[in-house]
Context: one part of a larger RNA
């Protein structure tokens, strides 16, 4: 050095999985001055960490469930609680230090100033902005992604680069909600017509734009999902109106009275459209049967917490440490999903199919009682009204597929009033068609997933989340920030009494176990080391 055997080292591989990943929706979606989210500090018999809780501190009260054990992870010692129903689970309350929007003042989580009440211990109040005469009220901050808005890049592509592209993307900021935004045609269409908006499919990589380069890129229509429509301004009327406080009536919705305030810069009524409509005028009809909304009572049906019921072998033999295995015999099934149990169990346990029950709260129906509120139609045309620095035009800029023909902003001009006005993809004229801007609100279909539930020809500990263990921990950094490693005894601790030996750890016996699997613990590869 090679081969081989026995060990050592090492922790691959196999098997496992209290964890992840992804998708789906039938479920759910805001919290906060009644002090949130998030922290700090405390609370245990012994208590460092996590979790829980807050001086009533590992918990207090009540109601409901459950039914024998319990005093968290956490298996110890000690001591307790519990069928007078504990622990645990659900619901409703109480308590809830300090910091934090943080709000008396101040600040690395503290200090106790001023006012009021109280004999006292002590309790309450004192932030800013806005509304209000006052009393009093509103707002502030947080939230994973989703939304709307205000700002807004570059790398890159164009084989360079400048218009262009990346892209109105990333990012910053503001604001809102459980969704947001949009939304009831001054829309489309094309001589047939459609009928708010949104989302999906198609139209279509089409029309169109573009150093006509690179590239960008719709709409109508059609098919689906879902469907819902309303209110003002004005004309006319002219205080007929509303709010607050107090009183009285009422369970309440609400009503009476008094006072104050709002309101003629107009509260209330009326009225809201394009086949023009409305006011005004005239005529008919109707004033409460009934409709709508709300309050309350009763009842029925449903949703809704913990939870409850739930079939059928623990028969024989064999192997074994153990039967859930093999052989034999039997049974249930609206249940042969799954998990556990000393090996592989429909019938042992938990469950499962299928049923039951349910407080608060909540949806709907019916009935009773009560409150508030509510006419509709026809005709005539002399009159009146129908959203103005708006429509529209020019210039500039931005945006857009929008080309002369998108949308918006700025500047300069600047209408009409129903015999009216806008649009129909250059302008103008006529005709035709179509709609009625310059005011407001509006559910659903849609987006997202902190969360809940379910599933997977997803991972299986160098994988899968960074994290299957005290993980955003230890550790690093002044800081913003960066950021690990680390799973497995056994069916059961039966976790090795006792003896020898030792300074101790090792070690040798003895014992447990199916097996030392012996805690540096399943399996235990290779490199490497030792010895024969």
């Nucleotide at each position: 050095c090679u081969g081989u055997c026995a060990g050592a080292u090492g922790g691959a591989u196999g098997a496992c999985u209290c964890g992840g990943c992804u998708u789906a929706a039938a479920a759910c979606g805001c919290c906060g001055a009644u002090g949130a989210a998030g922290g700090a500090u405390g609370c245990g018999a012994c208590a460092a960490g996590c979790a829980g809780c807050a001086u009533u501190a590992u918990g207090c009260u009540c109601c409901g469930g459950c039914g024998a054990g319990c005093c968290g992870c956490a298996u110890g010692u000690g001591g307790g609680c519990u069928u007078u129903g504990a622990a645990c689970c659900g619901g409703a309350g109480g308590u809830u230090u300090c910091c934090g929007a943080a709000u008396g003042g101040g600040a690395a989580u503290c200090c106790u100033g001023c006012c009021c009440c109280g004999c006292g211990a002590g309790g309450g109040g004192c932030g800013a902005u806005c509304c209000g005469a006052a009393a009093g009220g509103a707002u502030c901050g947080g939230g994973a992604a989703c939304g709307c808005a205000g700002g807004g890049a570059a790398c890159u592509a164009a084989a360079a680069c400048a218009u262009u592209u990346c892209a109105g993307u990333a990012c910053c900021u503001g604001c809102a909600g459980g969704a947001a935004g949009a939304g009831a045609a001054a829309u489309c269409a094309a001589u047939u017509g459609a009928g708010a908006u949104g989302c999906g499919g198609u139209u279509a990589g089409u029309a169109a734009c573009a150093g006509c380069g690179a590239g960008u890129g719709a709409a109508a229509g059609c098919c689906g999902c879902u469907c819902a429509g309303g209110g003002c301004a004005a004309a006319c009327u002219g205080a007929a109106u509303u709010u607050c406080g107090c009183u009285c009536c009422g369970c309440a919705a609400g009503g009476u009275g008094c006072g104050a305030a709002a309101g003629a810069u107009g509260u209330g009524g009326u009225g809201u459209u394009g086949u023009a409509g409305g006011a005004c005028c005239g005529c008919c009809u109707g004033c409460a049967c009934g409709g709508u909304u709300c309050u309350u009572u009763a009842u029925c049906c449903g949703g809704g917490a913990a939870u409850c019921c739930a079939a059928a072998c623990u028969c024989u033999c064999u192997u074994g440490a153990a039967a859930c295995a093999g052989a034999g015999g039997g049974c249930c099934u609206u249940a042969g999903a799954g998990g556990g149990u000393g090996a592989a169990a429909g019938c042992c346990c938990c469950g499962u199919a299928g049923g039951a029950g349910u407080a608060a709260c909540u949806g709907g129906g019916u009935a009773g009682a009560g409150a508030a509120u509510c006419u509709g139609g026809c005709g005539a045309g002399u009159u009146c009204c129908u959203g103005a620095g708006u429509a529209c035009c020019g210039c500039a800029c931005a945006u857009c597929g929008g080309a002369u023909a998108u949308u918006g902003u700025g500047c300069g001009g600047g209408a009409a009033u129903c015999u009216g006005g806008g649009a129909g993809g250059c302008a103008u004229c006529a005709a035709c068609u179509u709609c009625c801007a310059a005011c407001c609100c509006u559910a659903a279909a849609u987006a997202c997933g902190u969360u809940u539930u379910a599933a997977g020809u997803c991972c299986g500990a160098u994988a899968g989340a960074g994290g299957a263990g005290a993980a955003g921990u230890a550790c690093c950094g002044c800081g913003a920030g960066g950021g690990a490693a680390a799973g497995u005894u056994g069916a059961a601790a039966a976790g090795a009494a006792c003896c020898c030996a030792u300074a101790a750890c090792a070690g040798g016996g003895a014992g447990u176990u199916a097996a030392a699997a012996g805690a540096g613990c399943c399996u235990g590869a290779a490199a490497u080391c030792u010895g024969g």